RNA sequence: AAGGCAGGCUUUCCUGUCGCUACGAUCCAGGAGAUCGGAGAGGAAAGUCCGGGCAACACAGGGCAGCAUACUUCCUAACGGGAAGCUGUUUUGCAAUAGCAAAACAAGAGCAAGUGCCACAGAAAACAACCGCCCUGCCUUGUGCAGGGUAAGGGUGAAAACGUGAGGUAAGAGCUCACGGCUUGCGCGGGCGACCGUGCAAGCGGGUAAACCUUAUGCGUUGAAAGACCAAAUAUACCGGGGCUUGAGGGCUGCCCGCCCAAUCCCGGAGGGUAGGUCGUUGGAGGGCAGGUGUGAAUCUGCUCCCGGAUAAAUGACAGGAAUUCCGCAACUGCGGAAUACAGAACCCGGCUUAUAAGCCUGCCUUUUUU
Repeated sequence: AAGGCAGGCUUUCCUGUCGCUACGAUCCAGGAGAUCGGAGAGGAAAGUCCGGGCAACACAGGGCAGCAUACUUCCUAACGGGAAGCUGUUUUGCAAUAGCAAAACAAGAGCAAGUGCCACAGAAAACAACCGCCCUGCCUUGUGCAGGGUAAGGGUGAAAACGUGAGGUAAGAGCUCACGGCUUGCGCGGGCGACCGUGCAAGCGGGUAAACCUUAUGCGUUGAAAGACCAAAUAUACCGGGGCUUGAGGGCUGCCCGCCCAAUCCCGGAGGGUAGGUCGUUGGAGGGCAGGUGUGAAUCUGCUCCCGGAUAAAUGACAGGAAUUCCGCAACUGCGGAAUACAGAACCCGGCUUAUAAGCCUGCCUUUUUU
């Protein structure tokens, strides 16, 4: 310097004219008026996938089921989110007995509870014997046949009865020994912990639980068209069904039991009136600056700021210039042209996911060049 990967930030700017919305002030008035002031759509406002705030109802549990989560500690209002670590696997580099470092990934509890599955190939996927090796016998003396033993060597495969070496054996085998590996248990040391190191003892096919399953923990519902209040108007006039403490109906994630609320009540039909307004509605788990604590996510203290509140829904249009990128010409800091993505609040907030032009910053890796 180029390329790649990961993470984070910005989300074009300035001037002028005109226009829109709510709020505040003044004038005027009872008009959607006039003037002035400051303000006015995102990093995702999208999806509605999680978690909450807030509001209403409920708050009584138990059993069965369903769904979600699943290494440790910490952060947070909480989370299926985040930070830091541990373990495992993979890749790269250094080593070359072991291992060390960095990065990435993990749907990271349990296969010593049970039941399954591991295609094809192969003798066999756990009750193993195709080739081979050894012993005995027979005979037609051959790469023969029969019986017995074997799992060290070879083959198949992703994986084949823990690995290496020695002894031993008819040939072999953890059969024995030494050094290792793995699993389980116990002890000691370190760590808040997951775990790490080490000693002893017993044992030795694996994999798979986004396989069935087991274990532990958790889960009330609805959603601003939620809800609350005011005003106005009309029709306790009718029909059908159910019910009134022996409880219709409603509620407690689904079902059952059980419990709670409940009576001029509940469901439905036909018919009539109104559909206007206020609150909720944005002062917050809020933003900015500085300092402290912490590896960090974050948090504490001080100062300071108010930054949409619309309700059929405002937040814009035009003109000029600048900025960035690309193309062409030129050959120096220029000329011309084109383009500037994804996309618009409607109760609010923290995450996740998805869409996306251009630019900037940080870390890591690879290649090349120079010293």
Source information:
The prediction has a mean pLDDT of 75. Bacterial RNase P class A from a Bacteroidales bacterium, 371 nucleotides, folded computationally. The model forms 99% of the base pairs in the Rfam consensus.